[in-house]
Molecule: transfer RNA
Organism: Candidatus Tayloriibacteriota bacterium
RNA sequence: GCCAUCUUAGCUCAGUUGGUAGAGCAUCGAAUUCGUAAUUCGAGGGUCCCCGGUUCGAUUCCGGGAGAUGGCU
Numbered sequence: 001g002c003c004a005u006c007u008u009a010g011c012u013c014a015g016u017u018g019g020u021a022g023a024g025c026a027u028c029g030a031a032u033u034c035g036u037a038a039u040u041c042g043a044g045g046g047u048c049c050c051c052g053g054u055u056c057g058a059u060u061c062c063g064g065g066a067g068a069u070g071g072c073u
Stems, first nucleotide, its partner, number of pairs: 001072007010025004019056001027043005049065005
């Protein structure tokens, strides 16, 4: 330098042939216990990497940029 894949909650990851997003763990609260742990129930937490374009509508499609990983040279 070229090619491919990826970027979504604090962490690990889903998701949708376009209709304003979920799980597990973690955090907080409640129940249970003499108390702790465990267990059960509930809650909060996201401008879906950035900038533009298409569209009535974009996390999803298109273009550019940034970063990560792998391969080739």